[in-house]
Context: one part of a larger RNA
RNA sequence: GAUUGAACGCUGGCGGCAGGCCUAACACAUGCAAGUCGAGCGGUAGAGAGAGGCUUGCUUCUCUUGAGAGCGGCGGACGGGUGAGUAAUGCCUAGGAAUCUGCCUAGUGGUGGGGGAUAACGUUCGGAAACGGACGCUAAUACCGCAUACGUCCUACGGGAGAAAGCGGGGGACCUUCGGGCCUCGCGCCAUUAGAUGAGCCUAGGUCGGAUUAGCUAGUUGGUGGGGUAAAGGCCCACCAAGGCGACGAUCUGUAGCUGGUCUGAGAGGACGACCAGCCACACUGGAACUGAGACACGGUCCAGACUCCUACGGGAGGCAGCAGUGGGGAAUUUUGGACAAUGGGCGCAAGCCUGAUCCAGCAAUGCCGCGUGCAGGAUGAAGGCCUUCGGGUUGUAAACUGCUUUUGUACGGAGCGAAAAGGCUUCCUCUAAUACAGGAGGCUCAUGACGGUACCGUAAGAAUAAGCACCGGCUAACUACGUGCCAGCAGCCGCGGUAAUACGUAGGGUGCAAGCGUUAAUC
Numbered sequence: 001g002a003u004u005g006a007a008c009g010c011u012g013g014c015g016g017c018a019g020g021c022c023u024a025a026c027a028c029a030u031g032c033a034a035g036u037c038g039a040g041c042g043g044u045a046g047a048g049a050g051a052g053g054c055u056u057g058c059u060u061c062u063c064u065u066g067a068g069a070g071c072g073g074c075g076g077a078c079g080g081g082u083g084a085g086u087a088a089u090g091c092c093u094a095g096g097a098a099u100c101u102g103c104c105u106a107g108u109g110g111u112g113g114g115g116g117a118u119a120a121c122g123u124u125c126g127g128a129a130a131c132g133g134a135c136g137c138u139a140a141u142a143c144c145g146c147a148u149a150c151g152u153c154c155u156a157c158g159g160g161a162g163a164a165a166g167c168g169g170g171g172g173a174c175c176u177u178c179g180g181g182c183c184u185c186g187c188g189c190c191a192u193u194a195g196a197u198g199a200g201c202c203u204a205g206g207u208c209g210g211a212u213u214a215g216c217u218a219g220u221u222g223g224u225g226g227g228g229u230a231a232a233g234g235c236c237c238a239c240c241a242a243g244g245c246g247a248c249g250a251u252c253u254g255u256a257g258c259u260g261g262u263c264u265g266a267g268a269g270g271a272c273g274a275c276c277a278g279c280c281a282c283a284c285u286g287g288a289a290c291u292g293a294g295a296c297a298c299g300g301u302c303c304a305g306a307c308u309c310c311u312a313c314g315g316g317a318g319g320c321a322g323c324a325g326u327g328g329g330g331a332a333u334u335u336u337g338g339a340c341a342a343u344g345g346g347c348g349c350a351a352g353c354c355u356g357a358u359c360c361a362g363c364a365a366u367g368c369c370g371c372g373u374g375c376a377g378g379a380u381g382a383a384g385g386c387c388u389u390c391g392g393g394u395u396g397u398a399a400a401c402u403g404c405u406u407u408u409g410u411a412c413g414g415a416g417c418g419a420a421a422a423g424g425c426u427u428c429c430u431c432u433a434a435u436a437c438a439g440g441a442g443g444c445u446c447a448u449g450a451c452g453g454u455a456c457c458g459u460a461a462g463a464a465u466a467a468g469c470a471c472c473g474g475c476u477a478a479c480u481a482c483g484u485g486c487c488a489g490c491a492g493c494c495g496c497g498g499u500a501a502u503a504c505g506u507a508g509g510g511u512g513c514a515a516g517c518g519u520u521a522a523u524c
Base pairs, nucleotide, nucleotide: 001524002523003522004521006520007519008518009517010516013371014370015369016368017367018366020363021329026327027326028325030324031323032322035074036073037072040071041070046065047064048063049062050061051060052059053058054057081282082281083280090207091206092205093204094203095202096201099199100198104195105194106193107192108191109190110189111188112146114144115143121136122135123134124133125132126131152161153160154159166187167186168185169184170183171182174181175180208254209253210252215245216244217243220242221241222240223239224238225237226236227235257279258278259277260276261272262271263270264269284305285304286303287302288301307318308317309316310315335361337360338359339358343357344355345354346353347352374404375403376402377401384395385394386393387392410460411459412458413457418451423445424444425443426442427441428440429439430438468513469512470511471510472509473494474493475492479508480507481506482505483504489496490495
């Protein structure tokens, strides 16, 4: 000099953009952060209308609507957080073969015919609660057989094994038990091929310090045969051999998430890894598997432990390193805000619902950038202050005063963009038996804004609402007076102060930066 996720002191007008627990991976009150689908299923409480029965204010039936709960599907493996662990099961770069892949895209072939249950519900029992038991009833795109098998898999001559589910819209003939069948369109389902995406695995090189750590290793190194996995492999097991690593640093130990990058520097290099992005690891601590395309799963399950809470003492409940917020720690780090309007995600045919992701607002000069705190004139060089050789000098055109302007601020008024997808109507095309439905393309129309009465613009009045901080011995730009008297104090280094201190304190003046200025810490 440059820089910072900074802190502290004094001071502080506005705006734009960015960042904001670096410490205790310490403990957490409260609210929210993952749901959705009735076009998979049975169906209820309730509401409305109508009809009936009568015991006249109840009950039965039909139609319409229909929350909550339940079965089932998909999603809770994404998104969000943190950096504890990890020095290599990680990361970076370059390769590889023995693999899987829900949803998505393209293709091929199917979607036939049956069965038995179970929640919800009803009755009942236990329990303080959490919750649980018994009996009975019922549905499905839930579950289980049978048939079939383009292709696939196992054996490789035969042969063997294994699937599926329906739902919705529309409709001319024909059939009908009047429910529908049937046809067609759309969404699904099963098997399989290929792609895309994602994921698992292997190899090589690189990846901090310590030798006051020199030897380490028995599933250890390799082979054969098996098991296991989606998949190669001591990954695991039986047997056999005795290997494998190491001064090019094994082993042990300390520290540490890695990278793109960031800061600095002419570069070489050095230091760092906040924010943003990629990968990894973790989710109270330790262990384990289940489900699933995918987890050994932050807001799932089980076991153990520590801690907290409830209890009727028998037993139960919990996990903010999600967003806010609290206590604690600390020099130190924000609101228990608004909205799904946009972008994105989950579910759904869709309308839509959910979304502390996200978009916004709030707080603090935390940083960067921009703007303002007025402009012009004005000498008797006023008064006051300070200095003085007492003549004067300086503050100083500075003020007063005169004229002008109105950024910002105040008051009033006040657009547009971020919003076209979706929906409605309609034209054409495709599908089709069909001018119907559905899909695609186009046209018209209409609705939707948290931010926000915000940005911006216009009008009005009026200099009105706005300057500090550090320094002035040398380094280093900027000097005098008084006070003090090796005291009080200053100090980055040299060093100042013991009676004329440009170095302490105050004042006047000056210098440098400026809504900041200094100090401390840290890196180059």
Molecule: small-subunit ribosomal RNA, 5' domain
Organism: uncultured Acinetobacter sp.